[in-house]
RNA sequence: UGCGGGGUCGUCUAAUGGCAAGACAGCGGGUUUUGGUCCCGCUAAUGGAGGUUCGAUUCCUCCCCCCGCAG
Numbered sequence: 001u002g003c004g005g006g007g008u009c010g011u012c013u014a015a016u017g018g019c020a021a022g023a024c025a026g027c028g029g030g031u032u033u034u035g036g037u038c039c040c041g042c043u044a045a046u047g048g049a050g051g052u053u054c055g056a057u058u059c060c061u062c063c064c065c066c067c068g069c070a071g
Stems, first nucleotide, its partner, number of pairs: 001070007010024004018054001026042005047063005
């Protein structure tokens, strides 16, 4: 430099173009003599900039970062 794959809550993983879901973690509450377990609730995310579209995590372009292959 070229080609391919990837980037989503703090972490891991979902999401045919139509309200971003789940688990763990965190916070609050219930249960318990206390802690833990268990139960309920809450907080929290789409790498950046444009484009297409009524509507973009999803499709297109460019850029940034990570992994692999080639040279």
Predicted 3D model of a 71-nucleotide RNA (transfer RNA) from a soil metagenome. Rfam family: tRNA. By type it is a transfer RNA. Model confidence (mean pLDDT): 81 of 100.